[in-house]
RNA sequence: GGGGAAUUAGCUCAAAUGGCAGAGCGUCCGCUUCGCAUGCGGAAGGCACGGGGAUCAAUACCCCGAUUCUCCA
Numbered sequence: 001g002g003g004g005a006a007u008u009a010g011c012u013c014a015a016a017u018g019g020c021a022g023a024g025c026g027u028c029c030g031c032u033u034c035g036c037a038u039g040c041g042g043a044a045g046g047c048a049c050g051g052g053g054a055u056c057a058a059u060a061c062c063c064c065g066a067u068u069c070u071c072c073a
Base pairs, nucleotide, nucleotide: 001072002071003070004069005068006067007066010025011024012023013022019056027043028042029041030040031039049065050064051063052062053061
C1' cells in the first nucleotide's frame, strides 16, 4: 500500500425480506434464610462507532471517515 471481517446494554453476543431492539452474565429491589449463598419474581440500563445520502420509515441499504482483528505484499 491492497483485500476481508467486526463495531448494538457495564461485559459477552443475538435478532429483524427495512417497520422503529433482545438474551446470558453483571447491577439494584423483593420473597425464601437466624444470616450468607442458591433458587424464584421484578426493575433500571442502549436513540445502535462518527457524518452524509436514497426511503413514508434505517441498527440493517449506498457513500466518506474512525478504531480493532486478520490475510497478501

This is a predicted structure of a 73-nucleotide RNA (transfer RNA) from Powellomyces hirtus.
The prediction has a mean pLDDT of 82.
Taxonomically the source falls in Powellomyces (Eukaryota, chytridiomyceta, Chytridiomycota, Powellomycetaceae).
The RNAcentral record of the sequence draws on ENA and Rfam.
Rfam family: tRNA. Its family is annotated with triplet codon-amino acid adaptor activity in the Gene Ontology. It is annotated as a transfer RNA.